[in-house]
Molecule: transfer RNA
Organism: Patescibacteria group bacterium
């Protein structure tokens, strides 16, 4: 230098155009317990990597930039 894949809560992921962006783990609160753990109930936490475009409508499609990984040279 060229090609491919990925970027979504603290972490790991799902969601491939349409109602409020969900799941697991973690965190916090309450219940339970002598206490801890387990378990049950509830809550907080996301400008979906940045910017632009297409569309009535974008996490999703297109362009660009950035980052990470792999391959080729």
């Nucleotide at each position: 230098g060229g090609g491919c894949a990925c970027u979504u809560g603290g972490c790991g992921c799902a969601g491939u155009g349409g109602c409020u962006a969900g799941c697991g783990c973690g965190u916090c609160g309450c219940g339970c317990u002598u206490a801890c753990a387990u378990c049950g109930c509830g809550a907080a936490g996301g400008u979906c990597g940045g910017g632009g475009g297409u569309u009535c409508a974008a996490a999703u499609c297109c362009c660009u930039c950035a980052g990470u990984g792999c391959c080729c040279a």